[in-house]
RNA sequence: GCGUUAUCCAGAAAGGUGGAGGGAAAGGCCCUGUGAAACCUUGGCAACCUGCUUAUGCAAGGUGCCAAUUCCUGCCCCCGGCGUGCCCAUGGCACAUUCCGGGGGGAAGAUACCGA
Repeated sequence: GCGUUAUCCAGAAAGGUGGAGGGAAAGGCCCUGUGAAACCUUGGCAACCUGCUUAUGCAAGGUGCCAAUUCCUGCCCCCGGCGUGCCCAUGGCACAUUCCGGGGGGAAGAUACCGA
């Protein structure tokens, strides 16, 4: 690097070095000289593997993580609004679905366990 499966609306930052980028990519929108990335130290979150445990749980050795839901969106389906038309009309039905809002799924990605 590839594949399966699970999870992804919760949670958790200070210091030092460094010196302009970063949030995967595209479009947005953000973060950043009141100091980006990266590295180091310390601290923390969580509980996939692990250990103990009858269960339930407890611990924290191996990973992981510590702005924003995976920061948001894209592709498909459904619902509502807006719109158009019709009717027996303060409502109902049908169409449309550009736009707005919501829900479900998918794709892509991240992490873990396992596998070839």
Molecule: SAM riboswitch aptamer (S box leader)
Organism: Acidobacteriota bacterium